Source information:
Predicted 3D model of a 376-nucleotide RNA (Bacterial RNase P class A) from Enterovibrio baiacu. It is recorded under the gene name rnpB. Its Rfam family is "Bacterial RNase P class A". Rfam classes the family as a ribozyme. For this family Rfam cites "Ribonuclease P: unity and diversity in a tRNA processing ribozyme" (Frank and Pace, Annu Rev Biochem, 1998). The sequence is in RNAcentral, with records from ENA.
[in-house]
RNA sequence: UGAGUUGGCCGGGUAACCGCUGCUUUGUUGAUGUCCCUUGGGAGACUGACAGAGGGGAGGAAAGUCCGGGCUCCAAAGGGCAGGGUGCCAGGUAACGCCUGGGGGGCGCGAGUCUACGACCAGUGCAACAGAGAGCAAACCGCCGAUGGCCUUCGGGCACAGGUAAGGGUGAAAGGGUGCGGUAAGAGCGCACCGCGCGACUGGCAACAGUUCGUGGCACGGUAAACUCCACCCGGAGCAAGACCAAAUAGGUCCUCAUUGGCGCGGCCCGCGUUGAGGACGGGUAGGUUGCUGGAGCCUGUGAGCGAUUGCAGGCCUAGACGAAUGGUUACCACCGUUUACGGUACAGAACCCGGCUUAUAGGCCAACUCACAUC
Repeated sequence: UGAGUUGGCCGGGUAACCGCUGCUUUGUUGAUGUCCCUUGGGAGACUGACAGAGGGGAGGAAAGUCCGGGCUCCAAAGGGCAGGGUGCCAGGUAACGCCUGGGGGGCGCGAGUCUACGACCAGUGCAACAGAGAGCAAACCGCCGAUGGCCUUCGGGCACAGGUAAGGGUGAAAGGGUGCGGUAAGAGCGCACCGCGCGACUGGCAACAGUUCGUGGCACGGUAAACUCCACCCGGAGCAAGACCAAAUAGGUCCUCAUUGGCGCGGCCCGCGUUGAGGACGGGUAGGUUGCUGGAGCCUGUGAGCGAUUGCAGGCCUAGACGAAUGGUUACCACCGUUUACGGUACAGAACCCGGCUUAUAGGCCAACUCACAUC
């Protein structure tokens, strides 16, 4: 200098004016509880409305609503079945399918990066097309034909029985690889090396690893985001949760009055039911209040730890709306496109609150590390 890898940060700025919505404070005014006295007034916490002043007001993802928790109501002895989820090991955490560190495997020269990665000698299933054969193998071509058979001029011939997985061919996959021996031809059939399985030993908390030792001729084929088995986890619904206050109208329960009324109990009397007026009570709707933002919170310092994270000390308060505020105009600057002018400012907008993941994101900045080339 160029090409990369990982982690972190910012994501338009300043000023003026005009708005919107909470908070604090001051004033005016209305009403209620309370207090005072001459019973008509006064004082006046708190609170509603209006006005003034001060100060606060979207994000790194507020998004998707995919996981996990807090909170609320309902349900619930305990255990099991069913159903769902997770799946190498250890740690972190309120918890997780998240994060950190490590192991195995794939990729990369490397810094690094990706990985649902338990179990198919418990059982069941599946494997299109091609191929002779796809599961306790298989003779299509090929090789052999020692042995047995047939023929024989006794040299041998036939390729009939049969042997053979070395070679060819099919396939994603065909039952270890290389070499030597061996054989009729072959074959772990035998041997050496490599690889693999099992056991021991050593190291490691463990996953797992090994220039170690022993042992077995050697697959025990693949597939579980196939049923399944094993281990662990999981009650349901959600702030439209839930709690409180509470009209009008209609209905409910109870009490009182009227019972000299109307209607019904086949005609009459008594009685009963129903019908009327007034009052009280409780449920519930509209509406209002609350839940609501101080929290697994943020910042700084310091201790523990490789790290995720966590202990201690100090400081800070940082949206709380519901017809849903957080905006608009102007000037200058920054950047981009066109280059007088002018236009634009990535992705995107809280809705009970947190921890994650995923997805979107113009442009810019910082740190550590890797590789290549050049120079000293």